RNA sequence: GAGAAAGGCAAACUAUUCGAGAGAAUAGGACGCAAAGCUACAGGCCUGUUUAAAUGGCGGCUGGGCUACCGAA
Repeated sequence: GAGAAAGGCAAACUAUUCGAGAGAAUAGGACGCAAAGCUACAGGCCUGUUUAAAUGGCGGCUGGGCUACCGAA
């Protein structure tokens, strides 16, 4: 990908736990997503315990790389 179908993921918020923080995990919950699957490689963004410094975080910001479900005309 078709005004098709099957199946999938799960934002905010809430609870508990971990962390200095950003944030993460689990459960509930659905704002959205056709790679919202994986990967910090490039750019970007966030945090700042600390004398200082990303070697911390984000893949649901963009690009790259890797992989994958369904399916007519």
The RNA shown here (c-di-GMP-I riboswitch aptamer) has 73 nucleotides and comes from a marine sediment metagenome. Its Rfam family is "c-di-GMP-I riboswitch aptamer". Rfam describes the family as follows. GEMM was predicted in a large-scale screen for bacterial structured RNA regulatory elements. The coordinates come from a structure-prediction model, not an experiment, and the mean pLDDT is 82. The sequence is in RNAcentral, with records from MGnify.